[in-house]
RNA sequence: AAAGUCCGCCGGGCGGUCGCCGGCAGGUUCGCCUGCGGGAGGAACGUCCGGACUCCAUAGAGCGGCGUAGCAGGUAACACCUGUCCACCGUGAGGUGAGGAUCAGAGCAACAGAGACGAGUCGCCCGCCGAAGCGCGUCAGCGCCAAGGCGGGCGGGUGAAACGGGCAAUCUCUACGCGGAGCAACACCGAAUAGGCAGCUUACGAUCCGGCUCGGGGAGGCUGCGGGUAGGUGGCUUGAGCCGCCGCGCGAGCGGCGGCCUAGAGGAAUGACCGCUACGGCAUGGCAACGUGCUGCACAGAAUCCGGCGUACAGGCGGGCUUUGCUU
Numbered sequence: 001a002a003a004g005u006c007c008g009c010c011g012g013g014c015g016g017u018c019g020c021c022g023g024c025a026g027g028u029u030c031g032c033c034u035g036c037g038g039g040a041g042g043a044a045c046g047u048c049c050g051g052a053c054u055c056c057a058u059a060g061a062g063c064g065g066c067g068u069a070g071c072a073g074g075u076a077a078c079a080c081c082u083g084u085c086c087a088c089c090g091u092g093a094g095g096u097g098a099g100g101a102u103c104a105g106a107g108c109a110a111c112a113g114a115g116a117c118g119a120g121u122c123g124c125c126c127g128c129c130g131a132a133g134c135g136c137g138u139c140a141g142c143g144c145c146a147a148g149g150c151g152g153g154c155g156g157g158u159g160a161a162a163c164g165g166g167c168a169a170u171c172u173c174u175a176c177g178c179g180g181a182g183c184a185a186c187a188c189c190g191a192a193u194a195g196g197c198a199g200c201u202u203a204c205g206a207u208c209c210g211g212c213u214c215g216g217g218g219a220g221g222c223u224g225c226g227g228g229u230a231g232g233u234g235g236c237u238u239g240a241g242c243c244g245c246c247g248c249g250c251g252a253g254c255g256g257c258g259g260c261c262u263a264g265a266g267g268a269a270u271g272a273c274c275g276c277u278a279c280g281g282c283a284u285g286g287c288a289a290c291g292u293g294c295u296g297c298a299c300a301g302a303a304u305c306c307g308g309c310g311u312a313c314a315g316g317c318g319g320g321c322u323u324u325g326c327u328u
Stems, first nucleotide, its partner, number of pairs: 001324010012277007020039002023036005041299001045310002048308005053182004065178005070084005085099001086097004100173002105171002107167002122155008133144004186234004196225006208216002241260008279296007
């Protein structure tokens, strides 16, 4: 220097105008007004794991079901993270791994091959049996041969694998873990109208027809209680929190001390426009430093809250290490 690998970080800045959602203070004619200050992310995303919290269920135990899997550690917990062993990939830095058990039992294996999970028989050899046939025969039988059958032994070839192994990301076994639903959880307050219950009143005509009388009309009316709904309030953001220093640990992390408060909306605010500027690209002027014009600036967006994992991301910054080449 070039390729590569592993970490960490940023995700424009300043100002102005008009708005939106909370907080605090003051004023108020209670309708609001004024001032100050706060207001999205590294992934707020997917909702895939693990928890906190809430309600429901639950005597105890077992079966079943689901999940996890070297070993050790971290943690509230985990399928996450760290260290390490082994296997594989890479020259290497490094990366990947559902990595317990096949002497409990079952299941599976393309193509080739005679045969593929039950052992079986393609060929050869040996032994025994042996229909037919041939030979001998004193007609009782005997011998030879060979198709075939049984037993034993051997061999070539196929294939990843041929009475010996593989696969547990097939059932299974072992060990460990797991009740269900989820903040639209849940708790409280609670109308109007229509039901419900009770009391009083009413055909001797109530209530009603805008106040009274007359007149009309004809079955309800009044009060109280209770449940539910609309709506409202809480839950709600101080928390396994963030930052710094020190100590322990290889590390993930843990402990101590100090400092800080950092969105809480809820049919759902966090926006729009303008100016200057940083950065990138293009064009152009200039020997150059630099100037001018145009243009671009991602992925995405809280919804009870945390810890992870996964996925998306224009552009940029910093560091460790590896390989190769060159120079000294």
RNAcentral holds the sequence, with entries from ENA.
Bacterial RNase P class A from a Burkholderiaceae bacterium, 328 nucleotides, folded computationally.
Its mean pLDDT, the model's own confidence on a scale to 100, is 79.
Taxonomically the source falls in Burkholderiaceae (Bacteria, Pseudomonadota, Betaproteobacteria, Burkholderiales).
Its Rfam family is "Bacterial RNase P class A". Rfam's curators write: Ribonuclease P (RNase P) is a ubiquitous endoribonuclease, found in archaea, bacteria and eukarya as well as chloroplasts and mitochondria.